RNA sequence: UGGCGGGAGAGACCCCCGCCAACAGCACGAGGCGGGCGGCGCCGAAGGUGUAUCGCCCCGAAAACUCUCAGGCAAAAGGACUGCCA
Numbered sequence: 001u002g003g004c005g006g007g008a009g010a011g012a013c014c015c016c017c018g019c020c021a022a023c024a025g026c027a028c029g030a031g032g033c034g035g036g037c038g039g040c041g042c043c044g045a046a047g048g049u050g051u052a053u054c055g056c057c058c059c060g061a062a063a064a065c066u067c068u069c070a071g072g073c074a075a076a077a078g079g080a081c082u083g084c085c086a
Stems, first nucleotide, its partner, number of pairs: 001086006011040001013039002015036006041073003047069001048067001050065001053061003
């Protein structure tokens, strides 16, 4: 580095928009899907900031600690890290 597995946390929240759409019929639309450089509340395990700490100490390296910028808060996906194989 590649293959096969394991792998946590936190609203399926509110509002708005688009598409589909239940039926005798209507749509001022039950319900479903997707989106928002909208709102409030939260998470910490891509990445990033800062620091403990370390070193060759006006400088540099650097966490699983810290911040929450990015990212994320049903499932899926993603996922630090990790087991086996090559």